Source information
Transfer RNA from a Candidatus Portnoyibacteriota bacterium, 72 nucleotides, folded computationally. The coordinates come from a structure-prediction model, not an experiment, and the mean pLDDT is 83. Lineage of the source: Bacteria > Bacteria candidate phyla > Candidatus Portnoyibacteriota.

């Protein structure tokens, strides 16, 4: 240098053109003497960055830039 995967909430992951979601942490209230557990409610993500496509992009298309993984 090419090739293929990926990049989405603090973390770990869904989500293949029409309201961004789970679990798991975090907060606050109920239970407890108190901790955990459990229930109830909330807070958090311009979807790597930057252009096209379209009435409408996380998504389809190009370039970048990070990871990872192959062949030279």
């Nucleotide at each position: 240098g090419g090739g293929c995967u990926c990049g989405u909430a603090g973390u770990u992951c869904a989500g293949u053109g029409g309201u961004a979601g789970a679990a798991u942490g975090c907060c606050u209230c109920a239970u407890u003497u108190g901790c955990a557990a459990u229930g109830a409610g909330g807070a958090g993500a311009u979807c790597g960055u930057g252009g096209g496509u379209u009435c409408g992009a996380a998504u389809c298309c190009c370039a970048c830039c990070g990871a990872g993984u192959c062949c030279a």